[in-house]
Molecule: Bacterial RNase P class A
Organism: Clostridia bacterium
RNA sequence: CGAGUAUGUCGGAUGAACGCAGGCGCAGCGCCGAAAGGCCGCGUCUGAGGAAAGUCCGGGCUCCAUAGGGCAAGGAUGCCGGCUAACGGCCGGUGAGGGCGACCUCAAGGAUAGUGCCACAGAAAUGCAGACCGCCGUGCAAACGGCAAGGGUGGAACGGUGCGGUAAGAGCGCACCAGCGCGCGGGAGAUCGCGCGGCUAGGUAAACCCCAUCCGGAGCAAAACCGCAUAGGAAACAAGGGGCUGCCCGUCCCGUUUCCGGGUUAGGUUGCUAAAGCUUGCGGGCAACCGUAAGCGUAGAUAGAUGUUCAUCUAUUACAGAACCCGGCUUACAGACCUGCUCGGUUU
Numbered sequence: 001c002g003a004g005u006a007u008g009u010c011g012g013a014u015g016a017a018c019g020c021a022g023g024c025g026c027a028g029c030g031c032c033g034a035a036a037g038g039c040c041g042c043g044u045c046u047g048a049g050g051a052a053a054g055u056c057c058g059g060g061c062u063c064c065a066u067a068g069g070g071c072a073a074g075g076a077u078g079c080c081g082g083c084u085a086a087c088g089g090c091c092g093g094u095g096a097g098g099g100c101g102a103c104c105u106c107a108a109g110g111a112u113a114g115u116g117c118c119a120c121a122g123a124a125a126u127g128c129a130g131a132c133c134g135c136c137g138u139g140c141a142a143a144c145g146g147c148a149a150g151g152g153u154g155g156a157a158c159g160g161u162g163c164g165g166u167a168a169g170a171g172c173g174c175a176c177c178a179g180c181g182c183g184c185g186g187g188a189g190a191u192c193g194c195g196c197g198g199c200u201a202g203g204u205a206a207a208c209c210c211c212a213u214c215c216g217g218a219g220c221a222a223a224a225c226c227g228c229a230u231a232g233g234a235a236a237c238a239a240g241g242g243g244c245u246g247c248c249c250g251u252c253c254c255g256u257u258u259c260c261g262g263g264u265u266a267g268g269u270u271g272c273u274a275a276a277g278c279u280u281g282c283g284g285g286c287a288a289c290c291g292u293a294a295g296c297g298u299a300g301a302u303a304g305a306u307g308u309u310c311a312u313c314u315a316u317u318a319c320a321g322a323a324c325c326c327g328g329c330u331u332a333c334a335g336a337c338c339u340g341c342u343c344g345g346u347u348u
Base pairs, nucleotide, nucleotide: 001344002343003342004341005340006339008337009336010335012313013312014311015310016309017308018307020047021046022045023044024043025042026041030039031038032037049319053330054329056328057327058326059325060324061219062218063217064216068249069248070247071246074215075214076213077212078211079093080092081091082090083089094108095106096105097104098103109210110209114208115207116204117203118202132151133150134147135146136145137144138143159177160176161175162174163173164172178200180197181196182195183194184193185192186191223270224269225268226267232260233259234258235257236256237255240254241253242252243251244250277296278295279294280293281292282291283290284289
């Protein structure tokens, strides 16, 4: 200098004028409304994102509701350890695969509980199969016998490579390697290493299934309060009715449940933003993260608030706008910047 790889940051800034929403303070008792309530004036402060998107996970919160135990069904996760409120997330490791490498990816438990499937091609893809071409032996030939090492088919052919041996061959024997079993050792563990051994059919669970762990339901249009208005009727049950996802036990409420009919309102307020919040320092930890001290106070709309103009700089010329809140994941993104590491080249 170039090419990569792994995090992280920004994604407009400054000033002025007018305008919008909310908080706080002051003022006013004015305006709207049937009421509950709301609005207007002045000053000041604050005011969309790294993804606000997707609605894919996990929760906080609200109600059922004081809410327990068991069973069934359904669903999710799936190597080991740690973090967290929790997760299917994150961090660290183990194993496998890809890459020269830094690094990246993994739907990573069980095929010896059982069932199913492996089309076509091929001799043969079964519960221990198979002879198409071929090799060898006997024989004049026909034919008989032996082989699965060579070739072919296929995604996969009954361990692989090599040597010996044999009529020709074969773990038949041997060496090295893979797998399986046993033993010893390291490691919390997943697993790794060493030694011994007979020589050894598989694949598929992102097929059904088995095993382990976990899981109440509904959702801010949840729910609570205030105001205005109003009309009840019929049926069932009486050791009954209803609730706790289905069932049982247990427990709670009390007259309950079902159907028909009617009134108000498309009212107002709360929920609604102090959060498992953020920043900095110190300590612990490889890290995720934890502890502690100090500091900050950071949008709350409801036909839905941040817009317009001017000037300077220059990157608005990308993706794109909160609606109860938070932790993740996934997807989209013009351009700019920082740091670590890898590979290649050049110079000293």